Predicted 3D model of a 541-nucleotide part of an RNA (large-subunit ribosomal RNA, domain I) from Lacrimispora sp. Its Rfam family is "Bacterial large subunit ribosomal RNA". Its family is annotated with structural constituent of ribosome and ribosome in the Gene Ontology. Model confidence (mean pLDDT): 85 of 100.
Context: one part of a larger RNA
RNA sequence: AGCAUAGGGCGAAUGCCUUGGCACCAAGAGCCGAUGAAGGACGGGAUAAGCACCGAUAUGCUUCGGGGAGUCGCAAAUAGACAUCGAUCCGGAGAUUUCCGAAUGGGGAAACCUACUUGAGCAACCCUCAAGUACUUGUAAGUGAAUACAUAGCUUACAAGAGGAAGACCAGGGGAACUGAAACAUCUAAGUACCCUGAGGAAGAGAAAGAAAAAUUCGAUUUCCUAAGUAGCGGCGAGCGAACGGGAAAGAGCCCAAACCAGAUUUAUCUGGGGUUACGGACAGAACAAAGGAUAUGUAGUUAGUAGAGGAAGAAGACUGGAAAGUCUCACCAAAGAAGGUGAUAGUCCUGUACUCGAAACUAAAUACAUACAGGUUCUUGAUCCAGAGUACCACGAGACACGUGAAAUCUUGUGGGAAGUAGGGAGGCCCACCUCCCAAGGCUAAAUACUACUUGGUGACCGAUAGAGAAUAGUACCGUGAGGGAAAGGUGAAAAGAACCCCGGAAGGGGAGUGAAAUAGAACCUGAAACCCUAUGCUU
Numbered sequence: 001a002g003c004a005u006a007g008g009g010c011g012a013a014u015g016c017c018u019u020g021g022c023a024c025c026a027a028g029a030g031c032c033g034a035u036g037a038a039g040g041a042c043g044g045g046a047u048a049a050g051c052a053c054c055g056a057u058a059u060g061c062u063u064c065g066g067g068g069a070g071u072c073g074c075a076a077a078u079a080g081a082c083a084u085c086g087a088u089c090c091g092g093a094g095a096u097u098u099c100c101g102a103a104u105g106g107g108g109a110a111a112c113c114u115a116c117u118u119g120a121g122c123a124a125c126c127c128u129c130a131a132g133u134a135c136u137u138g139u140a141a142g143u144g145a146a147u148a149c150a151u152a153g154c155u156u157a158c159a160a161g162a163g164g165a166a167g168a169c170c171a172g173g174g175g176a177a178c179u180g181a182a183a184c185a186u187c188u189a190a191g192u193a194c195c196c197u198g199a200g201g202a203a204g205a206g207a208a209a210g211a212a213a214a215a216u217u218c219g220a221u222u223u224c225c226u227a228a229g230u231a232g233c234g235g236c237g238a239g240c241g242a243a244c245g246g247g248a249a250a251g252a253g254c255c256c257a258a259a260c261c262a263g264a265u266u267u268a269u270c271u272g273g274g275g276u277u278a279c280g281g282a283c284a285g286a287a288c289a290a291a292g293g294a295u296a297u298g299u300a301g302u303u304a305g306u307a308g309a310g311g312a313a314g315a316a317g318a319c320u321g322g323a324a325a326g327u328c329u330c331a332c333c334a335a336a337g338a339a340g341g342u343g344a345u346a347g348u349c350c351u352g353u354a355c356u357c358g359a360a361a362c363u364a365a366a367u368a369c370a371u372a373c374a375g376g377u378u379c380u381u382g383a384u385c386c387a388g389a390g391u392a393c394c395a396c397g398a399g400a401c402a403c404g405u406g407a408a409a410u411c412u413u414g415u416g417g418g419a420a421g422u423a424g425g426g427a428g429g430c431c432c433a434c435c436u437c438c439c440a441a442g443g444c445u446a447a448a449u450a451c452u453a454c455u456u457g458g459u460g461a462c463c464g465a466u467a468g469a470g471a472a473u474a475g476u477a478c479c480g481u482g483a484g485g486g487a488a489a490g491g492u493g494a495a496a497a498g499a500a501c502c503c504c505g506g507a508a509g510g511g512g513a514g515u516g517a518a519a520u521a522g523a524a525c526c527u528g529a530a531a532c533c534c535u536a537u538g539c540u541u
Base pairs, nucleotide, nucleotide: 001540002539003538004537005536006535007534008533009532015526016491017490020463021462022460023459024458025457026456027455028454029452030451031164032163039100040099041098042055043054044053046078047077050074051073052059061094062093063092064091065090066089070082071081072080105114106113107112115133116132117131118130119129120128121127135161136160137159138158139157140156141155142154143153169200170198171197172196173195174194180187184235210218211217222249223248224247225246226245232240233239253444254443255442256388260273261272262271263270264269265268278422280386281385282384283382284380285379286378287377288376293373295372296371297370298369299368300367302365303364304363305362306361308357309356310355314330316329317328318327319326331348332347333337339351340350341349393417394416395415396414397413398412399411400410403429424439425438426437427436428435478485479484498525501512502511503510504509
């Protein structure tokens, strides 16, 4: 030095565990903000660095309920307090809530500096305190130029807006490229990603100038299944890709403009009535009468939520053990044998579970009632009047439609042209005729649908500390001028019973003693593999 065996060290795998995650389901909720948000800064504790909580009334204040013995958070300890005259704690409603932040008196290098007006305090102040003082838009009033009337402007009062978020869902305005086409240009990716604006708990769409063509057809919209990878589109390449119809979910329909009438006045408008569809309405005439709202406010009880309450049955015996919930024996409950905990595995020990009950206060929902408000029907006659114009439509250029200009309808419109007017007009995939369907150029509309930051309850052939979130708390430490990037890190024991005392040592550390079931469980703490190191013994060289 090598090999083997044994015992150790280092090391952290593995096993077991779970405080944390992941993915879903059901219900709720779906907004907060000038009454100052979200997010922060700085403070507040007897001792107080961090987290949590709170705001100069600062680890809390008031009140109404619950609850019933300990309490002064995580978090020990000492001191000092509170509590059956009901504390701590839980819930409802209030009060307080420094400074920054849309930040809003002005400024500003956020958490700072510094004004004016009015009021109060003081003997007084250059002191203190309170309130107000930003901008924009709208409404109303006052004032008021050039410039006569006026208008602009200015001032004041009142109301609204502003900012945040959930990296979600929705609508609109803009809008790529990589890629695919085995290259690439039309095409694709894709109206995707991304940017901007706006809104709501959903949004958007929506009561036919519809769909059809089997007909005495259907009858707003939305979503799903199907039709169907069909018909089509397509350098007919790559690819893109419907609709009708059928079956389901849900179900709801309405209001203006105009004609005409009345009133007002600034003389071409306003307000009220009227009226709203294709079997129209006004004007003129006749007849009849019930049904109901998706609106607002209030009241009532109900249901549910925001604290809670009751809740069966073994202290059974014996054995093993440190410990019984294990084993043996004997019982009991069960509308409760879900689950968790307790010194090993507990229906009957604890918390609970099934079931039952419960709100002073606040919230929500539907219902009922009341009030207010909105809200009728039918018939006949008449080509008297009305029925959405720079509109429909056409040309050119684009875009959207599954549809790439195509035979290209339909929808939108940048430029130009430009109707009819109910004896009217549009559509049925160029166009024409016939036939059929419908009535544009105004508006509103619940539900079925999408999503989940948030709350409550639950589930898992999801993970178990290199996994599962980046995070078993952390967007921390750390890195970067900055945008931004971004970790590692769990386990003594049932209980600290966390090793008094003695010895060596300066200490660290160790040896005894003691605790404990165990200390090779001793805090560098469960188990403790391998690499690597050491010691002892044997063999070989």